Annotation: Predicted 3D model of a 73-nucleotide RNA (transfer RNA) from Camelus ferus. RNAcentral holds the sequence, with entries from Rfam. RNAcentral records the identical sequence in 3 taxa. Its Rfam family is "tRNA". It is annotated as a transfer RNA.
RNA sequence: ACGGGUGUAGCUCAAGUGGCAGAGCACAUGCUUCGCAUGCAUGAGGUCCUGGGUUCAAUCCCCAGCACCUCUU
Repeated sequence: ACGGGUGUAGCUCAAGUGGCAGAGCACAUGCUUCGCAUGCAUGAGGUCCUGGGUUCAAUCCCCAGCACCUCUU
């Protein structure tokens, strides 16, 4: 320098071929316990990397960029 891949909840990761997205762990509350742990129930938590474009509508499609990983030189 060129090519490829990844970017989604605090962490690890899914899903979805356009109609405001979930799990596990973690966290909070309640029950259980003398108390803790475990267990059960409930809940909170997301500008879906950034900007622009297309569209009635974009996490999804198009373009550019950023960060990380990687092949070749």